[in-house]
Molecule: c-di-GMP-I-GGC riboswitch aptamer
Organism: Sulfurovum sp.
RNA sequence: AUUGAAAAAGCCAAACCUAUUGUGAAAUAGGGACGGAAAGCCACGGGUCUUUAUUAUAGGGAUAGCCGGGUUGCCAUAG
Numbered sequence: 001a002u003u004g005a006a007a008a009a010g011c012c013a014a015a016c017c018u019a020u021u022g023u024g025a026a027a028u029a030g031g032g033a034c035g036g037a038a039a040g041c042c043a044c045g046g047g048u049c050u051u052u053a054u055u056a057u058a059g060g061g062a063u064a065g066c067c068g069g070g071u072u073g074c075c076a077u078a079g
């Protein structure tokens, strides 16, 4: 440097429930596991959602577990 079929030390944790924050999308903490090989990080491009003003549309925001891209890294495999 390649690959992620199988396995796996270690890791994350959907839905749902409780509490708090937020107008909201959602976030955080605890419980909980549907799943994940970047489900680590970055809103750069597209998408979706939310909010404010609005005729179109524009601005602010959420989502990295929607896709692409960038970047760092674990384990295993063959060389």
Stems, first nucleotide, its partner, number of pairs: 003076002011036002016031006034065001040071003044068003047063007